[in-house]
Predicted 3D model of a 1433-nucleotide RNA (small-subunit ribosomal RNA) from an uncultured Bacillota bacterium. Rfam family: Bacterial small subunit ribosomal RNA. Its family is annotated with structural constituent of ribosome and ribosome in the Gene Ontology.
RNA sequence: GACUAACGCUGGCGGCAUGCCUAAUACAUGCAAGUCGAGCGGGCGGUAGCGAUACCGUCAGCGGCGGACGGGUGAGUAACGCGUGAGCAAUCUGCCUGAUGCAACGGGAUAACACCUGGAAACAGGUGCUAAUACGGUAUAAGACCACGGUAUCGCAUGGUGACGUGGUAAAAGAUUUAUCGGCAUCAGAUGAGCUCGCGUUUCAUUAGCUUGUUGGCGGGGUAACGGCCCACCAAGGCGACGAUGGAUAGCCGGCCUAAGAGGGUGAACGGCCACACUGGGACUGAGACACGGCCCAGACUCCUACGGGAGGCAGCAGUAGGGAAUAUUGGGCAAUGGGCGCAAGCCUGACCCAGCAAUGCCGCGUGAAUGAAGAAGGUCUUCGGAUUGUAAAGUUCUGUCGCAGGGGACGAAGAAUGACGGUACCCUGUAAGAAAGCCCCGGCAAACUACGUGCCAGCAGCCGCGGUAAUACGUAGGGGGCAAGCGUUGUCCGGAAUGACUGGGCGUAAAGGGAGCGUAGGCGGCUUUUUAAGUUAAGUGUGAAAGCCCCGGGCUCAACCCGGGAACAGCACUUAAAACUGGAGAGCUGGAGUGUGGGAGAGGAAAGCAGAAUUCCUAGUGUAGCGGUGGAAUGCGUAGAUAUUAGGAGGAAUACCAGUGGCGAAGGCGGCUUUCUGGACCAUAACUGACGCUGAGGCUCGAAAGCGUGGGGAGCAAACAGGAUUAGAUACCCUGGUAGUCCACGCCCUAAACGAUGGAUACUAGAUGAAGGCGGUAUCGACUCCGCCUGUGUCGCAGCAAACGCAUUAAGUAUCCCGCCUGGGGAGUACGGCCGCAAGGUUGAAACUCAAAGGAAUUGACGGGGACCCGCACAAGCAGCGGAGCAUGUGGUUUAAUUCGAAGCUACGCGAAGAACCUUACCAAGGCUUGACAUCCCGCGCGACCGUUGGAAACAACGGGUUCCAGCAAUGGACGCGGAGACAGGUGGUGCAUGGUUGUCGUCAGCUCGUGUCGUGAGAUGUUCGGUUAAGUCCGGCAACGAGCGCAACCCUUAUGAUAUGUUGCCAAUAUUCAGUUAGGAACUCAUAUCAGACUGCCGUGGAUAACACGGAGGAAGGCGGGGACGACGUCAAAUCAUCAUGCCCCUUACGUCUUGGGCUACACACGUGCUACAAUGGGCGCCACAAAGAGCAGCAAGCAUGUAAAUGUGAGCGAAUCUCAAAAAAGCGUUCUCAGUUCAGAUUGUGGGCUGCAACCCGCCCACAUGAAGUAGGAGUUGCUAGUAAUCCCGAAUCAGAAUGUCGGGGUGAAUGCGUUCCCGGGUCUUGUACACACCGCCCGUCACGCCAUGGGAGUUGGGAGUACCCAAAGUCGGUGAGCUAACCGAGCUUUCGGAGGCAGCUGCCUAAGGUAAGACCGAUGACUGGGGUG
Repeated sequence: GACUAACGCUGGCGGCAUGCCUAAUACAUGCAAGUCGAGCGGGCGGUAGCGAUACCGUCAGCGGCGGACGGGUGAGUAACGCGUGAGCAAUCUGCCUGAUGCAACGGGAUAACACCUGGAAACAGGUGCUAAUACGGUAUAAGACCACGGUAUCGCAUGGUGACGUGGUAAAAGAUUUAUCGGCAUCAGAUGAGCUCGCGUUUCAUUAGCUUGUUGGCGGGGUAACGGCCCACCAAGGCGACGAUGGAUAGCCGGCCUAAGAGGGUGAACGGCCACACUGGGACUGAGACACGGCCCAGACUCCUACGGGAGGCAGCAGUAGGGAAUAUUGGGCAAUGGGCGCAAGCCUGACCCAGCAAUGCCGCGUGAAUGAAGAAGGUCUUCGGAUUGUAAAGUUCUGUCGCAGGGGACGAAGAAUGACGGUACCCUGUAAGAAAGCCCCGGCAAACUACGUGCCAGCAGCCGCGGUAAUACGUAGGGGGCAAGCGUUGUCCGGAAUGACUGGGCGUAAAGGGAGCGUAGGCGGCUUUUUAAGUUAAGUGUGAAAGCCCCGGGCUCAACCCGGGAACAGCACUUAAAACUGGAGAGCUGGAGUGUGGGAGAGGAAAGCAGAAUUCCUAGUGUAGCGGUGGAAUGCGUAGAUAUUAGGAGGAAUACCAGUGGCGAAGGCGGCUUUCUGGACCAUAACUGACGCUGAGGCUCGAAAGCGUGGGGAGCAAACAGGAUUAGAUACCCUGGUAGUCCACGCCCUAAACGAUGGAUACUAGAUGAAGGCGGUAUCGACUCCGCCUGUGUCGCAGCAAACGCAUUAAGUAUCCCGCCUGGGGAGUACGGCCGCAAGGUUGAAACUCAAAGGAAUUGACGGGGACCCGCACAAGCAGCGGAGCAUGUGGUUUAAUUCGAAGCUACGCGAAGAACCUUACCAAGGCUUGACAUCCCGCGCGACCGUUGGAAACAACGGGUUCCAGCAAUGGACGCGGAGACAGGUGGUGCAUGGUUGUCGUCAGCUCGUGUCGUGAGAUGUUCGGUUAAGUCCGGCAACGAGCGCAACCCUUAUGAUAUGUUGCCAAUAUUCAGUUAGGAACUCAUAUCAGACUGCCGUGGAUAACACGGAGGAAGGCGGGGACGACGUCAAAUCAUCAUGCCCCUUACGUCUUGGGCUACACACGUGCUACAAUGGGCGCCACAAAGAGCAGCAAGCAUGUAAAUGUGAGCGAAUCUCAAAAAAGCGUUCUCAGUUCAGAUUGUGGGCUGCAACCCGCCCACAUGAAGUAGGAGUUGCUAGUAAUCCCGAAUCAGAAUGUCGGGGUGAAUGCGUUCCCGGGUCUUGUACACACCGCCCGUCACGCCAUGGGAGUUGGGAGUACCCAAAGUCGGUGAGCUAACCGAGCUUUCGGAGGCAGCUGCCUAAGGUAAGACCGAUGACUGGGGUG
C1' cells in the first nucleotide's frame, strides 16, 4: 500500500459497488422451461341457431420446436485441462442468410376416448374406435453420393481438385384469415462444435528407474472424423538426469494487489475456457448430451406405505439447520435488455431490471458561518506572579447542505399502447442552529507532555524495552498530535529485503573452494577465406476477444461510477531483406595444444642389495657400591655384582653432519649408499601434426594418522594398564615400568586445522631484492660472481582491491570460461530413509522447538601465576615495637526495660566524642502538658519580677505577701507575663541510592585533557610515542604535528645566615651600683618585631651530542628541590555524613512533639583493634646539683606566709601579663645503696582513713596517706613504624573542662644504627603483547546431577486413511451370437379365412464392466508402557 475480511469502541445522509473464503454438509416450503389450436382427433364450457351445424374460449393427449441455452459451484484435474500460435488433403453443424431445383401416387396403424381388470399409492394391463406436418411403400432426380473408364491440373507425404462418359442409390406435408407461413434435395456462407501439433504451465530426488495395448507395423472393426480408440497377427520396442515413474498441492486465463522496474503474490466480483450436478457406472433420444430441475442400474441417506411396494436429489432464486471469527429478503416486476415457443396477439423467463438488509469497500456532503477579550466561569498545572483550555463558550448578526412540512414532478418508451423502480431523482415554498463526532496515539523508531495514583505490584509491549516511592512508557485527568463516519486491533500478500542478487550478492579471517587428480555428458573456445541463414537485426502482414490499465473527450451538480474515441502490449506465426557477430558446411594457416631432436637438475615412484653410528639384549673380562630419576623425591635396578668400562655376538627400527622460507610430486607426501625398471617438469632447437583446446555434473583412481582382517616381525618408543610422586582430590601434567600399535606382505577403511583456512584455465596491469634449474652475451687465461632470457620458489612495495586486517605479475587487482559451495545462532552434521563398510563408522542430510542474537576485523580501557623499563621504608640492611601479662580505651558479640545513633578491608575500631555523675542525651521506666519548651500574626486582661507556705520524686498545682520599666500631655503603644481562637510550631522520625555543603581514599602518584592541523569509512589515533634526563608529561633532541589548559615546580608560612631599623616589660660589652640587669646608664651582643640580602648548576673540571643533565671541586651559614608545612589535576569507590548545618519527598501531630524525676549509654562466659606500665643493674631507691622551648591565665593564674606526712586548706602580694603567676623542666651530671631474686623489679587488685570539684561522687569522678603486693623472667604463627636532628628516650604545655587523660594537638632536651642492591612480596607509573573481560578477573564461563514445563527420535504393538496389484461374484447397458416364441405396412404365393419371405421384438447367451467380497504387501497419519538425546526455567 491492498483486502470478498473478522473483532473492539463509535455511528448523520446520499451515490456506486460488494456480500458462505468454512461443511462439493443435510435440506421443510414456494418459485426457477416451456410453448404452438395457423400440424391432429377429441373432451368440457360458452355464444348464435328449431336443429344439423358454425364460431369463441379452455384442457389432457398425439405431433413439432425448445428442455445441450440461460443460472450455480470449483469437488476432481499437473492434463493438449488452460494460455498462445498453427493445422484438419481426417470432420460435423438444428434454427439463420444466399442460390438452384422439387413436392406425384396410394397405404397400414396408434394415443386421446369408451368399457373392463389389478393396485393403498405410484401406476399398469386387456378389448374396441379414430386423426395428422406421426409412421411406412412406390414414382421422379437438375444437382448430390458411390463404382468404373480414360483425361486436365495442383499440392504438403498419404494425396487434392475440375471437365467428360457409363451404370447404380436415396426425397418431400401440409396449414391458412389467401397477406403468407411451412416441407424436400443440393451447394455456398455464417455460427457453433470435434480432433491434432509446437511452446509455456507448482513442489519433493530422503520418489531413479517406469511401461505389455505397452511402442511400432499389416489387416480389420468402430466413429461425424484421424488414431491401439478396439480386435487378431507380427516385431521388441517406447519414456527417463533437458527429471520418466511416484507422492503432495492446485481448476486455468484476461486480469487483480504490490513494486522504479525486473519480479513476487493471487485467481472474489466482471469476461473467456474447462470440469461437476447426492456417490459410482451406463447408454437412449437428438443437429448437439453420455444431459443440474431426462432415463436405467448399484450404493449411502431421507420421506410415504395398507409392508406387497413406491418417491427424492437447492454446487438455480429466496429460505432452514449445521459448521464457523464471519457473509443478506422465503420482496416487486417482466416496464427495459436478452432468451424459448408461436404467422401473430401472446405465454413463459428467481436470466435480468429494481427494491430491502450490512459503514463491507470506494466516492461525495454535513454536523454550521461571520463577529466576539471581562481573555468569564469551571477544569488542569503552577516558581502562587501566572499559564493553559481559548475566539473556544456565552452574546450579536447571518446561512439553510441535511432534516421536517406543503406543492410541483420526470428521463428511462425505440413505436400507437405499455414504468416494477416511484410520487423516486429533481425543482419551489416554509420552518428552525434546531437531530448529527468519534476512535487511536503522545519513551525512541514516529507527529504529539504535564499532574496525580501505583511501587518489579497492578499492568504495558510491533522491536528496543518500561514498572523495585519523584514513571513524559502502567491507570486516571488536563493538555496535545493523527485520522475522521469512522478509528484501532488481528489475519493475509507485496514492498522496504541487493535478505535467493536476470536486472542485482557472495565464498583468505564474517556462512561458504569439493582432500587431490584423470576423465564422460554438458558448457565455453585461436587466425584467414567461401557459403548457408538456425540464432541475430530490419521492414511488413496476421494474431494479440471484450472489459481493465494509460491518454483525449463526454454524461450523472462534482467525484466514485458510466459512455465514446485513441494509444499501447510482450509473445507467437508467416513473408521479404541483410550477413557483422554466434552456430552449420567447405577450404586453408600456425601463434594455442601436441610430437621429434639435443641437454642438464631433482628426498618423484616401485623392487632388490649393501653400509656405518646409536639404543637394547646376550656372553666373557676388569671393577665396587651404588645406579637411575626429579623442582625435590620415591617406585625401579644393584653385593645372586648393577651403573661404569673392554671385547665378541644377536636383532629390529631409523638414516646425524651435508640441510637451506633449498629440491621433487596432482594432493596425501618424499631424506644413508648402489643397481634395475619407471612417471613428470625445465632449457635449447623449430623438423612434424594442424585447434587436436579449457573446464568438468555423474563416474573412476589416489588419499596422513588412527583403526580393522590374515600371516610375519618386534630394538627403541608407547594409548590401555600397574606402581611412585604432586595435590584438598589428581582416573592428569612429572618419574619407573609396560601391552596393543608403530615395521613388513596382502586386503579393507576414506577421514583431518587433508590449510595458502585462498578451485582450475587464459590474457593484461610500476618496480626492488634474495636464493634454485637451464641457456645466451660481454670481459677474461679462467664466469657461481657482470648483463640479458625462460621456468619454478621467497621477501618488500605502487596503482587497484578490501569491513578492516591485509593481498599486490605465485593477486584477495582488471576481465572471460567452467565446476563446487553459502543464505541468522542453537537444535545438528543430529534423527529418519537410501547407499557404502567385517566393524568402528562414512556419505547424503531434515524438522518440531527455541533465542535476538551468534559472528568478523579493528578501537579504547581493564586484567594476565605475559614481557621491557622505572619509582616508593615496597623488599633487603638495621633500630624500636605489636602479637604473650596487668590495666586504660574503642569495637564485635552477648545481656538488658534501655544498654541511643552513626562509622565496617586498606580508607571502621583512644573514630563522630577538644573530655556521658545530673545536664549533655538522642535510649528506657514512671509522672505531666497540648498553639505547645521555641518563631510570627490576632483578641482580652495590666494582673510584674521576687519572697514564703502546703502537696508532690520533680515538673507542676493551690494559697499568702508583693506590686514595675520605656515613649507619650493624654488616649495609647512597646517590653514582659497570664488567658483564649486558629493559621502554625516542633521531630537527633525515614531516605547519604533524591540532594547541597564538607570529608576520606587511590595520591603529592605524574598524570588528565583541549584547539587547529594531519591520518583513519569509523570507534579513534597523532600531539602525550621514540633517544637521553629528572623528584616530576622536569628539561633537551628528534618527529605530522604546532600550540594551549588543569596538574608538577615556583609564588605563601616556618626554620637555618647576615644586614638595616626600633630598643620595653627583653639584653648587659664598657662605666658606676646591687643579694639580685636590682638601679643609673648603654644600643654594642642576645632576643623580639619588621624590611631587605642570600642559592641561580652562577663559577671551574670531567662525562654527555657542542644539549638537557650527571659527577667532582671552589667559595659559602646553607648546594644542586637546603629541612618542614600549607597547597591534592581529570576522575574512581551510587565511599562517609539527612545525628554539625542546609534541603526535596514521605511520615507523626493530646505525639515519633515537649517538660520532669530516676535509670541507662560505665552491663560481661568471650573475641579483636589502639595504647599505657612493666618484666629490671644502660636499672630501682636516696641525697646533692644544672640546662629549655612553646603556651595558658580575671567566675582566672596565684607568689609568699601558716597548718597538714600528703592530697590540700586558710590567708593573699602581683598579673588581663616579653613585667606577675602556673613553673619543679626531666632524662643528664656528682655521690651512695641494692647484686640477679618474682627481688629494694613490677605495680594490678583490695582494705582503711582522708582531700577536692560539684545541688548531688551508691550505680559512676579525680587525688593523698597507710596497708595489701596479682599476672609478668622479653612474648607462637604472623605483623607495624622509621633513612637524621630521623628512630628511640626524657620531660613541659594547651584545647575540651565545675570536676574527671595512659587519648589528641603542640614544645623543646638527649640522640643512634643501617641502606650491598632491585631477584622476590605489596602499591604505583610508562611502553608493548594476548583476551571469548567492559558491572571490566571479586570478570567470563563448561559439564553432570535434582525439580517443573515444551517439542521431538526409538518402541512390544494398537488403530485409521488414500493409492495400487491378484483373484471371486457381477447389476444396468452397448456390441456380438442365437432367436423353436411374438410380429400391421413391403415382397411372393394363394384368392379373401390364410401361408411363406424380408425386417423387427421378447427371451437366452458371450466379451467388457460399476458397486461388493477375499488376500498379500508398499506408503502416509494418529496413538503406546518404557526409553534416548534436545530446548527452556